[in-house]
RNA sequence: CGGUAUCUCAAGCCUAAGCCGCACCGCUUCCUCGGUGUCGGCACGGGGGACCCAAAUUCCGCAGCCUCACGGCUGCGGACGGGGCGUAUGGCCGCGGGCAACCGCCGGCCAGGGUGACCUUCCAGCACCCAGCCCGUCAGCUAACCUCGUCGGCAAAUGGAAGGGUGAUC
Repeated sequence: CGGUAUCUCAAGCCUAAGCCGCACCGCUUCCUCGGUGUCGGCACGGGGGACCCAAAUUCCGCAGCCUCACGGCUGCGGACGGGGCGUAUGGCCGCGGGCAACCGCCGGCCAGGGUGACCUUCCAGCACCCAGCCCGUCAGCUAACCUCGUCGGCAAAUGGAAGGGUGAUC
């Protein structure tokens, strides 16, 4: 390096969340292993940010004016922010508030999405979930550039098929 071989699944997997070096610490003489770092390098992920391009100039009530009418203009008052991380969203109905635009609700239904443990796809089916946090009226895309992060978790809750991966043996 290879295999119509036999097995395996923490040696692994999800995630951007890793690798290498240096220093220190831990059993220790060293190696190995593990941990720590306002350290160095590489790598990876998120956000901001031009031209070009794309998108956009809201809705409601009242009054006045114009018009045959539809409708339009002006003024006054009111309603509604928007975005990021993340699967964590959309629509309809019901109830409550409001003249309306619209707002609220441990409510219901539908659609869509996420998780189920080595990974992917398919088949049959089941269970659970759709939170939370942040920016502060401002963010489309985006070269240069700027900035933040490299956590956490899995020994489990289905069966089958195909393909792939890790490692061991032969």
Description:
Predicted 3D model of a 170-nucleotide RNA (c-di-AMP riboswitch aptamer (ydaO/yuaA leader)) from Rariglobus sp. Taxonomically the source falls in Rariglobus (Bacteria, Pseudomonadati, Opitutia, Opitutales). It matches the Rfam family "c-di-AMP riboswitch aptamer (ydaO/yuaA leader)". Rfam describes the family as follows. This family represents a conserved RNA structure found upstream of the ydaO and yuaA genes in Bacillus subtilis and related genes in other bacteria. It was read from a public genome assembly, where an Rfam model found it.